Small-subunit ribosomal RNA, 3' major domain from an uncultured bacterium, 474 nucleotides, folded computationally. The RNAcentral record of the full RNA draws on Greengenes.
Context: one part of a larger RNA
RNA sequence: UGACGGGGGCCCGCACAAGCAGUGGAGUAUGUGGUUUAAUUCGAAGCAACGCGAAGAACCUUACCAGGGCUUGACAUCCCUCUGACGGGCUUAGAGAUAGGCCUUCUCUUCGGAGCAGAGGAGACAGGUGGUGCAUGGUUGUCGUCAGCUCGUGUCGUGAGAUGUUGGGUUAAGUCCCGCAACGAGCGCAACCCUUGUUGUUAGUUGCCAGCAUUAAGUUGGGCACUCUAGCGAGACUGCCGGUGAUAAAUCGGAGGAAGGUGGGGACGACGUCAAAUCAUCAUGCCCCUUAUGUCCUGGGCUACACACGUACUACAAUGGCGGUGACAAAGGGAAGCAAAACCGCGAGGUAGAGCAAAUCCCCAAAAGCCGUCCCAGUUCGGAUUGCAGGCUGCAACUCGCCUGCAUGAAGUCGGAAUUGCUAGUAAUGGCAGGUCAGCAUACUGCCGUGAAUACGUUCCCGGGCCUUGUACA
Numbered sequence: 001u002g003a004c005g006g007g008g009g010c011c012c013g014c015a016c017a018a019g020c021a022g023u024g025g026a027g028u029a030u031g032u033g034g035u036u037u038a039a040u041u042c043g044a045a046g047c048a049a050c051g052c053g054a055a056g057a058a059c060c061u062u063a064c065c066a067g068g069g070c071u072u073g074a075c076a077u078c079c080c081u082c083u084g085a086c087g088g089g090c091u092u093a094g095a096g097a098u099a100g101g102c103c104u105u106c107u108c109u110u111c112g113g114a115g116c117a118g119a120g121g122a123g124a125c126a127g128g129u130g131g132u133g134c135a136u137g138g139u140u141g142u143c144g145u146c147a148g149c150u151c152g153u154g155u156c157g158u159g160a161g162a163u164g165u166u167g168g169g170u171u172a173a174g175u176c177c178c179g180c181a182a183c184g185a186g187c188g189c190a191a192c193c194c195u196u197g198u199u200g201u202u203a204g205u206u207g208c209c210a211g212c213a214u215u216a217a218g219u220u221g222g223g224c225a226c227u228c229u230a231g232c233g234a235g236a237c238u239g240c241c242g243g244u245g246a247u248a249a250a251u252c253g254g255a256g257g258a259a260g261g262u263g264g265g266g267a268c269g270a271c272g273u274c275a276a277a278u279c280a281u282c283a284u285g286c287c288c289c290u291u292a293u294g295u296c297c298u299g300g301g302c303u304a305c306a307c308a309c310g311u312a313c314u315a316c317a318a319u320g321g322c323g324g325u326g327a328c329a330a331a332g333g334g335a336a337g338c339a340a341a342a343c344c345g346c347g348a349g350g351u352a353g354a355g356c357a358a359a360u361c362c363c364c365a366a367a368a369g370c371c372g373u374c375c376c377a378g379u380u381c382g383g384a385u386u387g388c389a390g391g392c393u394g395c396a397a398c399u400c401g402c403c404u405g406c407a408u409g410a411a412g413u414c415g416g417a418a419u420u421g422c423u424a425g426u427a428a429u430g431g432c433a434g435g436u437c438a439g440c441a442u443a444c445u446g447c448c449g450u451g452a453a454u455a456c457g458u459u460c461c462c463g464g465g466c467c468u469u470g471u472a473c474a
Stems, first nucleotide, its partner, number of pairs: 001474002003471003007468007015458002019422005026314008034305002042053002064300007073125001077124002079121006087104007106115003127289002130287003136283002138278003141274001143272001148187006154163003167178003193266004198234007207224003212221002237260001240254005316415001320374006332363003337356002342351003381412001386407007428450007
């Protein structure tokens, strides 16, 4: 100087407390461990691994296993020889890779050849999701959006170092004020950026409709006032008033205001810590393989299942289930696409194809809501499991997809010890969309609807910041 203390002081955080809803019990989905396996590819491991890499494993993906093949190679550059193609169509053997047959089939030219493509050959080389994240770059997590981390000059100290950065106040903040052997400065904080909340103006189609006419309908004429859209502005600054304060910084209350003291949300993550994660995104040193640890193919596996854990979904019901009715969103997506009306089907779906590269058309139906019924039961709760019959995608749904109908109707009556999230348009609850994607979503990322309870307080648990003290630690 740090680090640590079941030392002290001050302060903060959904840290506790006060509340609400959960998890832990059940079934299922999914990830992991373990076990099994020819293989169940690899990585991630307290917080900070475990619906994580994976924004989607039937083949492919795919890295794993079995079998069948290739060896200048699936891919790149260079050299030599040959051919005129490459490609496309038909066909034979084979599980396919592959091997063979038939038809069709280049350009320019000074005719020397050149370009391009294919086949063959030799070697340089290719190739490696092989190892090392404890050799690395890059990227990321975490402490933590915590308020800290430093430097120049000066001063003090033999020196390590100290001071500044401590102190008195204050703040979300090393934020600001005052004081001070310090005076300044940098990286952080804040602001500048995006979005949301109010408003003015510009613009008025694909959007809107107050008044006029018209229609089944903003459908049409007309209009751009309103809504909305999207550009430019305004607006909030403790600016004003009062109290407290040291006359300061600030804080408390008030006015005005759509909004008040950082208005809400996001992006943004200092010096560093964890030899944290990643050699399997990529790049890369070294090591290793080179008729194989490379590469092609078929099939299988990653989907196994005495068990254990994490994360979710669905429930155990009446604030509910079922039937009927029918109003109101936002945000997105659409051309190898979204697909309307109409018709067929109980339904999944099918036929059909209007319109739309979309403020125009489509996905699109919002759901919770309201009315009726059920009457507390393993039920008109719950839907697992299983049988049968179908639909869709796709060469192909056996291993191993999703959906529909009929039948079946398991556990489950609110969950031990323990434990998680959340302070407001939040929790809880309801649906919708998107990416991935041929198909497959209880996951993820967003969107809007309905919409609470509680916070006395900081003694205690956890984490953190500052000062101080002890130390046999560095």